[in-house]
RNA sequence: UUUCGAAAAGGGCAAACACGGUGAAAGCCGGGGACAUAAAGCUACAGGGGCUAAAGCAGCUUCUCCUGCUAUGCCAGAUAGCUGCCGAA
Numbered sequence: 001u002u003u004c005g006a007a008a009a010g011g012g013c014a015a016a017c018a019c020g021g022u023g024a025a026a027g028c029c030g031g032g033g034a035c036a037u038a039a040a041g042c043u044a045c046a047g048g049g050g051c052u053a054a055a056g057c058a059g060c061u062u063c064u065c066c067u068g069c070u071a072u073g074c075c076a077g078a079u080a081g082c083u084g085c086c087g088a089a
Stems, first nucleotide, its partner, number of pairs: 002089004012037001017032001019030004035077001041082003046079001049075003056069004
């Protein structure tokens, strides 16, 4: 440097779920919890995918309500890119 994760050591992270906080919602944060995980580290204006619809616009309506569209709000334990611990060959 490349490939790999069988064995080993020290660790890391933490799904579901309930609780508290926050938010219009999606979601996020916190301490529990542990299904998993060798990148479950980072990047989201790299392309694609997904969620929500406060405000706005449109429809309906006497109005409220209701319905539809829309991200400026979000998500990934998807891809891709970048970086990286230990060990083995």
Predicted 3D model of an 89-nucleotide RNA (c-di-GMP-I riboswitch aptamer) from Carboxydothermus islandicus. The sequence was found by an Rfam model in a public genome assembly.